[in-house]
RNA sequence: GGCCUCGUGGUCCAACGGCUUACGACGCGUGGGUGACAACCACGAAACGGGGGUUCGACUCCCUCCGGGGCCA
Numbered sequence: 001g002g003c004c005u006c007g008u009g010g011u012c013c014a015a016c017g018g019c020u021u022a023c024g025a026c027g028c029g030u031g032g033g034u035g036a037c038a039a040c041c042a043c044g045a046a047a048c049g050g051g052g053g054u055u056c057g058a059c060u061c062c063c064u065c066c067g068g069g070g071c072c073a
Base pairs, nucleotide, nucleotide: 001072002071003070004069005068006067007066010026011025012024018056028044029043030042031041032040049065050064051063052062053061
């Protein structure tokens, strides 16, 4: 330098171009529970790497940049 691939809450991870509040687990907070702690139950906060474009509509498609990984030279 070229090519491929990935980037989503604090962590891991899902999402057919469409609905409504972006799924779930762990963790966290509040309440319940207990003599107390834990387990367990209920509720809650929390995320689409940045910028453009296509489209009626983008986490999803395209371009570019940034970052991680891999292959080739």

Transfer RNA from a Gemmataceae bacterium, 73 nucleotides, folded computationally. The coordinates come from a structure-prediction model, not an experiment, and the mean pLDDT is 83. Lineage of the source: Bacteria > Pseudomonadati > Planctomycetia > Gemmatales > Gemmataceae. It matches the Rfam family "tRNA". The family's RNA type in Rfam is transfer RNA. From the family's description: Transfer RNA (tRNA) molecules are approximately 80 nucleotides in length. The sequence is in RNAcentral, with records from ENA and Rfam.